[in-house]
Molecule: transfer RNA
Organism: Spirochaetales bacterium
RNA sequence: GCCCGAGUGGUGGAAUUGGUAGACACACAGGACUUAAAAUCCUGCGAUCUCAACAAUCGUACCGAUUCAAGUCCGGUCUCGGGCA
Numbered sequence: 001g002c003c004c005g006a007g008u009g010g011u012g013g014a015a016u017u018g019g020u021a022g023a024c025a026c027a028c029a030g031g032a033c034u035u036a037a038a039a040u041c042c043u044g045c046g047a048u049c050u051c052a053a054c055a056a057u058c059g060u061a062c063c064g065a066u067u068c069a070a071g072u073c074c075g076g077u078c079u080c081g082g083g084c085a
Base pairs, nucleotide, nucleotide: 001084002083003082004081005080006079007078010026011025012024019068028044029043030042031041032040046058047057048056061077062076063075064074
């Protein structure tokens, strides 16, 4: 240099092949149980805004394109892994 694959909450990892982003698990937080803890059970858990909640807006590595609608399709860039030379 060329080719292939991957990039999604704090972590792993889904998204039915373009139609509610984050299922499920772990971690974390609050509660129940316990003399106390572990285990177990219940609830919550992306960001901004707000004292907080609701609402609203944003969010799939980054920048664009297509589309009523993009994590998904198309173009370019970056990073990581593999292969060829």